[in-house]
């Protein structure tokens, strides 16, 4: 990268470095020198996977905590649009 499924109106930021961009795309509308992206450190949110308990022949299901693997921490995926995008899990 491809396919399938689930979710996307809740929630959660400080410091260092850096030095002009960022919010995927198009159109809007915003954020940014009172410091953008990227990178590093620490903190936090959530609960997809994993884990524990209940239940089932089994799967689905219900509940739990947050030490593990991801994810996320301006604005409803910022708004609208499309054969759009993001994240997780599974398959080959």
């Nucleotide at each position: 990268g491809a396919c399938a499924c689930a979710u996307c109106c809740a929630g959660a930021g400080g410091g260092g470095u850096g030095g002009a961009g960022g919010g995927a795309c198009u159109g809007g509308c915003c954020c940014g020198a009172c410091g953008a992206a990227g990178c590093c450190c620490c903190g936090g949110c959530a609960a997809c996977c994993a884990c524990c308990g209940c239940g089932u022949c089994a799967c689905g299901g219900c509940g739990g905590g947050a030490a593990g693997g991801u994810g996320c921490c301006a604005a409803u995926u910022c708004c609208a649009g499309a054969c759009a995008g993001a994240u997780g899990u599974g398959u080959g």
Source information:
SAM riboswitch aptamer (S box leader) from a Solirubrobacterales bacterium, 92 nucleotides, folded computationally. It was read from a public genome assembly, where an Rfam model found it. The organism belongs to Solirubrobacterales, within Bacteria. The coordinates come from a structure-prediction model, not an experiment, and the mean pLDDT is 87. Its Rfam family is "SAM riboswitch aptamer (S box leader)". Rfam describes the family as follows. The SAM riboswitch is found upstream of a number of genes which code for proteins involved in methionine or cysteine biosynthesis in Gram-positive bacteria.